[in-house]
RNA sequence: CUCCGAUAAAGGCAAAUUGUCUCGAAAGAGCAAGGCGCAAAUUAGCAGACCUAAGCCAGUGAUAUUACGGUAUGGAUGCUGCUGAUACCGAA
Numbered sequence: 001c002u003c004c005g006a007u008a009a010a011g012g013c014a015a016a017u018u019g020u021c022u023c024g025a026a027a028g029a030g031c032a033a034g035g036c037g038c039a040a041a042u043u044a045g046c047a048g049a050c051c052u053a054a055g056c057c058a059g060u061g062a063u064a065u066u067a068c069g070g071u072a073u074g075g076a077u078g079c080u081g082c083u084g085a086u087a088c089c090g091a092a
Base pairs, nucleotide, nucleotide: 004090005089012038013037017033018032019031021030022029023028036078042085043084044083045082046081047080048079050075051074055071056070057069059068060067061066
């Protein structure tokens, strides 16, 4: 230095849930508490899967405005895989 990942050390991120306010059509996001877990649960790109359906499309039903179906340009990246860049420590 590369690979690798400990009953190690110092740190990092922050699931579920709760709270309040804000944003949003919703899914969700922000803030605070919380601490399930993660050796890249840092970051970028590609592909797939998943959630939502404002708008749009197509009809049907109900009744004068709404229910159902499809659809991402919306969402999550701590859903999966691949690739690139960067990073703490140093047992086996």
The RNA shown here (c-di-GMP-I riboswitch aptamer) has 92 nucleotides. Rfam family: c-di-GMP-I riboswitch aptamer. Rfam links the family to the GO term cyclic-di-GMP binding. Its mean pLDDT, the model's own confidence on a scale to 100, is 79.